[in-house]
RNA sequence: AGAGUUUGAUCCUGGCUCAGAUCGAACGCUGGCGGCGUGGCUAAGGCACGCAAGUUGAGCGCGAAAGUUAUCUUCGGACAACGAGUAGAGCGGCGGAAGGGCGAGUAACGCAUGGGCAACGUACCCUAGGCACAGGGAUAGCUGCGGGAAACUGCAGGUAAUACCUGAUGAGACCACAGUGUCGUAUGGCACAGCGGUCAAAGGGCGGGGAUCCUUCGGGACCUGCCGGCCUGGGAGCGGCCCAUGUCCUAUCAGCUUGUUGGUGAGGUAACGGCUCACCAAGGCUACGACGGGUACCGGGGCUGAGAGGUCGGCCCGGCGCACUGGGACUGAGACACUGCCCAGACUCCUACGGGAGGCUGCAGCAACGAAUAUUCCGCAAUGGACGCAAGUCUGACGGAGCGACGCCGCGUGUGGGAAGACGGCCCUCGGGUUGUAAACCACUGUCAGGGGUUACCAAGCAAAGAGAGUUAAUAGCUCUCGGCGUUGAGGAGCCCCAGAGGAAGCCACGGCUAACUUCGUGCCAGCAGCCGCGGUAAUACGAAGGUGGCGAGCGUUGUUCGGAAUCACUGGGCUUAAAGAGCACGUAGGCGGCCUGCCAAGCGUCUUGUGAAAUCCCUCGGCUCAACCGAGGAAUUGCUGGGCGAACUGGCAGGCUUGAGGCAGGUAGGGGCGCGUGGAACUCUUGGUGGAGCGGUGGAAUGCGUAGAUAUCAAGAGGAACGCCGGAGGUGAAAACGGCGCGCUGGGCCUGUUCUGACGCUGAGGUGCGAAAGCCAGGGGAGCGAACGGGAUUAGAUACCCCGGUAGUCCUGGCCCUAAACGAUGUCCACUCGGCCGGAGUAAUUCUGACAUUUUUCCGGUUCAAGCGAAAGCGUUAAGUGGACCGCCUGGGGAGUACGGUCGCAAGGCUAAAACUCAAAGGAAUUGACGGGGGCUCACACAAGCGGUGGAGCAUGUUGCUUAAUUCGAUGCAACGCGAAGAACCUUAUCCUGGGUUUGACAUGUGCGGAUGCCUACUGGGAAACCAGGUCGGCUGACCUUCGGGUUGAAACGUACACAGGUGCUGCAUGGCUGUCGUCAGCUCGUGUCGUGAGAUGUUGGGUUAAGUCCCGUAACGAGCGAAACCCCUGUCGCUAGUUGCCAGCAGGCCUUCGGGCGCUGGGGACUCUAGCGAGACUGCCGGUGUUAAACCGGAGGAAGGUGGGGAUGACGUCAAGUCCUCAUGGCCUUUAUGCCCAGGGCUGCAAACGUGCUACAAUGGCCGGUACAAACCGACGCGAACCCGCGAGGGAGAGCAAAUCGGAAAAAACCUGCCCCAGUUCGGAUUGGAGUCUGCAACUCGACUCCAUGAAGUUGGAAUCGCUAGUAAUCGCGUAUCAGCGUGACGCGGUGAAUAUGUUCCUGAGCCUUGUACACACCGCCCGUCAAGUCAUGGAAGCCGGGAGCGCGCGAAGUCGGGGCGUUUCAGCCCUGCCGAACGUGAGCUCGGUAACUAGGACUAAGUCGUAACAAGGUA
Repeated sequence: AGAGUUUGAUCCUGGCUCAGAUCGAACGCUGGCGGCGUGGCUAAGGCACGCAAGUUGAGCGCGAAAGUUAUCUUCGGACAACGAGUAGAGCGGCGGAAGGGCGAGUAACGCAUGGGCAACGUACCCUAGGCACAGGGAUAGCUGCGGGAAACUGCAGGUAAUACCUGAUGAGACCACAGUGUCGUAUGGCACAGCGGUCAAAGGGCGGGGAUCCUUCGGGACCUGCCGGCCUGGGAGCGGCCCAUGUCCUAUCAGCUUGUUGGUGAGGUAACGGCUCACCAAGGCUACGACGGGUACCGGGGCUGAGAGGUCGGCCCGGCGCACUGGGACUGAGACACUGCCCAGACUCCUACGGGAGGCUGCAGCAACGAAUAUUCCGCAAUGGACGCAAGUCUGACGGAGCGACGCCGCGUGUGGGAAGACGGCCCUCGGGUUGUAAACCACUGUCAGGGGUUACCAAGCAAAGAGAGUUAAUAGCUCUCGGCGUUGAGGAGCCCCAGAGGAAGCCACGGCUAACUUCGUGCCAGCAGCCGCGGUAAUACGAAGGUGGCGAGCGUUGUUCGGAAUCACUGGGCUUAAAGAGCACGUAGGCGGCCUGCCAAGCGUCUUGUGAAAUCCCUCGGCUCAACCGAGGAAUUGCUGGGCGAACUGGCAGGCUUGAGGCAGGUAGGGGCGCGUGGAACUCUUGGUGGAGCGGUGGAAUGCGUAGAUAUCAAGAGGAACGCCGGAGGUGAAAACGGCGCGCUGGGCCUGUUCUGACGCUGAGGUGCGAAAGCCAGGGGAGCGAACGGGAUUAGAUACCCCGGUAGUCCUGGCCCUAAACGAUGUCCACUCGGCCGGAGUAAUUCUGACAUUUUUCCGGUUCAAGCGAAAGCGUUAAGUGGACCGCCUGGGGAGUACGGUCGCAAGGCUAAAACUCAAAGGAAUUGACGGGGGCUCACACAAGCGGUGGAGCAUGUUGCUUAAUUCGAUGCAACGCGAAGAACCUUAUCCUGGGUUUGACAUGUGCGGAUGCCUACUGGGAAACCAGGUCGGCUGACCUUCGGGUUGAAACGUACACAGGUGCUGCAUGGCUGUCGUCAGCUCGUGUCGUGAGAUGUUGGGUUAAGUCCCGUAACGAGCGAAACCCCUGUCGCUAGUUGCCAGCAGGCCUUCGGGCGCUGGGGACUCUAGCGAGACUGCCGGUGUUAAACCGGAGGAAGGUGGGGAUGACGUCAAGUCCUCAUGGCCUUUAUGCCCAGGGCUGCAAACGUGCUACAAUGGCCGGUACAAACCGACGCGAACCCGCGAGGGAGAGCAAAUCGGAAAAAACCUGCCCCAGUUCGGAUUGGAGUCUGCAACUCGACUCCAUGAAGUUGGAAUCGCUAGUAAUCGCGUAUCAGCGUGACGCGGUGAAUAUGUUCCUGAGCCUUGUACACACCGCCCGUCAAGUCAUGGAAGCCGGGAGCGCGCGAAGUCGGGGCGUUUCAGCCCUGCCGAACGUGAGCUCGGUAACUAGGACUAAGUCGUAACAAGGUA
């Protein structure tokens, strides 16, 4: 310090989320030790039991017992002493108001800070002064007798005090009166003396003393010490009261208040005060938020943060409040009292039913609640407190221990060595890698825990003897100091020794953020998830394992707070389009405010004073071995208060000024406003005339009007509304808005003059006024238009768009409504900051004057641009720039501008304005694409113009479907369907089916073993075959050595065993390769530069041109690449070369001859054709025109060919998860006596039906018979096969020639020439069927082709629709080849004959470029809206029902204070009655908050529901 997440990408806005720190925590897994802290956050709900406040015998009166001893004894006991003046209760004193707990209440003088009391109190403590005289009567305890279950209590008797009472004294205090002095901020304070009045006490307790006196002989008086008592002053500390300032949310709480505000008097209090009462007055508070509602103890401080801030107030400290709930007083120095009292209430307990008792929000503890929080521990040793002279007692305060990893801190679980690295695990490309020096092993160490021992420390005190000092008459005594025998430890801790690596590691994560990766399992399942998101068969995201990362006695999760978040912005944000400027103005409060001078000193600055408790934080030092923790000192505590000084600025007061603002005078433009009047055009209606069949309306129609005379036209009249041209980016107005003309009334602006006032100003919360259209109320008016409504069309529907009608309304008057895309989506005002141009209203100057023109200046309306700003688009002196003043508004999307409440309105509705719930976005601007029933330009057999087809028939073939034991599989819009398949009878052929067989295998490699064999061939048995079993003769059998006798070995082969083979099994959505398609369309990119924050743009756009991103010109681009073109092949012309197997004009020969001639047959020839090699040729080269002097186009010449001559090959970046795992290759998965391999038979050919592609036809441009021509390309040895013979024929026999320019296939066919047919289901057509055959092949049944004879079906030109083709093309005719034993109407080639039409781009389809819009980007087969239906959730309304809260009125009225009356042993006390007030309770009418509810309303969410198509493109009606 940032990061992830909206998009195809970008920038911005904006929310969500994460990384950090934190905690009184909880939960999960795990858990060795210690120190220091900390621990009921929920039910201020309820509590068993024990303890938590007593003490004092030196205030007082009493006063045991057990036991022991002694005596007596009737042996039951009695009595005495000790126990013991002890225990104990009581009277009295002090303390129980502290300490301890909790945070319910409280928004308050409660708390905090700073002040005040001249308006107060104070026990114990300190200090100063003074005093204590004389008396009295009770009462508890106790005794006796009663009541009661108990708690408790009555009567009688009698007793003491430091208990109580009376009287005296009064330095003094208080009060009254009248003074003096002094001080002060007003009332007044203080001091002094005078007079009058009022008010004290315990001379008690303890110790000591010796003279004198008294004595009941104990002692007392007296003296002295200590402790106490009373009065008064002062102090310290503590408290009471008052004031200023600060102290949460809510205005959907706007008005509140009757003791209320003040006064007078009285009462009351320690004290001021409406604190209380009587009377008088009518005040007091509030937008600087009263009153009400909600929430909450407050502070020091804690957490977080850079800070400012935000959040919290647990532990510790200070304050406050509370003590079962509510009320009340008593006592007391102090309370309205946590463990006191009274009353009421709820609850619990006891009860003998008559009555009683109780209060853990003390320490432990219990149940309950809850996610959750401890021991019914030890001790008063220390610190502190109460009491006491003291010893001491009490102390759940406190000191300790226990429990909990709840937090912080520290320590340990070993340390060193130890392999090119064990085992195991995991991964693997099988080579290895990793776990990993990790372990083992070796050497060492000794912390903690464990065992044993020992003792400094936490101990200070108390206290014997003794010494000194003080007091005193005193060497008693007492006090203080020293001294120190003895004595005090709940709990903790230190040190030493022993043993031995021994007892001690987990948790989370590993897709990105975020550090850390592999394998397996799973297969949108199971699951994960903080956000984005993972999982649908190769998951680094699920689960496991290995590995790794992080932290470590912990680690994660959940929750909380702050941070990041500048995401409430004071520091430090915004508002044209992202959320956000009020529709506009006037104006109240408030905020802000020109120039000069003087004064003040509130703000401000500086210095200083007091305070800001301690703890905390920070710094330094110190103590625990360190740290946490603790101690000391310092700093800090940014604050508040008092004082001094300063006077620039703000403010205040006073005075002045004119430039801001306003007034005045003279001009001036204008649809500014209101009223009255008036005009013409158009329209409709009425009347009359002319006229005579239609009019009207639409995309096309119809409804409608019209022979009762429409429309049209002429004339006259009536009516209402709106004002054409001028008219404009023009004018006016605050906005809304304003448009014929005239008159009247009236508002504002601008210009000029510089005459007046003298800051009079700006903004503006509330408030007030104006405010389009629609709408409402009342009354008019109503021509045209026209919601609703009716009709006609359109449509699947059409409650719409279009048409015919038409009511409200639109118009006027009066009154409401108050909204809008009320927009410049831009608040008002002021100042400043370059220019250009245009328009409107004025002014001045130039010219002698005027017109005109130019210039100047002010205001207004526009436009374009610099700087600057902005996310960009853009804004830019009319700011969205730079500053100032004030107001309004925003804080993710949806829910929702909705609900509820309030308020306004006649209503409609307006204004104000949430929450639950839900989403991870919603948005702005710009970019690239894609798309558009957007635009422009341009192509293509795209359409049009033509020719021929398909769709109808029969058949062939493919596909779907069906069928089947099986009909193997794939291909599926174009771009599957005569496709893979260039050829299924067996084979092919497949996990196709049925059946049979086989298991190292049909095939490859390696290893071990076996015996040297093994293989071929004939043969035998079984079998459908595969195969199994057997087996003789013969032949063959590697390498090395060799003396050729043989030896060694075991390569090949065989058998066996093991590794493995095998798979046309799955995944084309894991892949390579190959292919289709857009498309032979003209595109697709890059480098550098430039522009832009960026995505990206530019280049590649533009003007021309082309088949073309082809070329030219222009140009912030300059170049380049892949494509196009060219290069390559075939073909068209010519030349050269070559001349066999091709050719034969001329020459010679031969043969034949109809004597014309014919035959390449021979010699020969290269002329020609041809063959096949090399060249030439065409380049817009030439001419004319057009064009920009260009590119290029048009026309022409020449030429075999002309603008790419024709055809082919060639297919850019990419798209379709296109096709193919069944060509091949290949990852993964599956299979392994089977999904492998072999075999027989069947199937792939199955047939109600549908589709595609073809063939043949339907005939006369034809069919049939006969005759006669003319090709190209190709093939042939397992072959092509001539002649000849046989067969009607398919074919057979035979076999010449030919590895081919030689021989053969081979006949080309259409065509041409005769003849027949005569328009018919035919001499068309040939399906189907019967019979007979041929050929191939092991084999034609399923299931081949062909031949012959016979048969002779449908079909007479084909609905909607649809295909191909622009020239040697379509159409038509035949020929060949691949595959192949055989088989094609298919495919691929070849040539023959050989057209028609188009010089157009409106439309359909597709494509290219530019541009535009977009809410699309899976990209229009997109996106997306609403109702309905289903499920879930939260919310609103609702007859009602239920509950809580705060008050109010009334009733009743406890306790109790105060008051009154009565009684009252002597007063007092007390008792009885009563008045006011008064809690709880009851009751009534409301207020407010919440729960629930039949039903109801909308909302949100939810892979594949229904209906439509509203929006996004001109979204098809913007």

Description
Model confidence (mean pLDDT): 83 of 100. Small-subunit ribosomal RNA from a metagenome, 1518 nucleotides, folded computationally. RNAcentral holds the sequence, with entries from SILVA.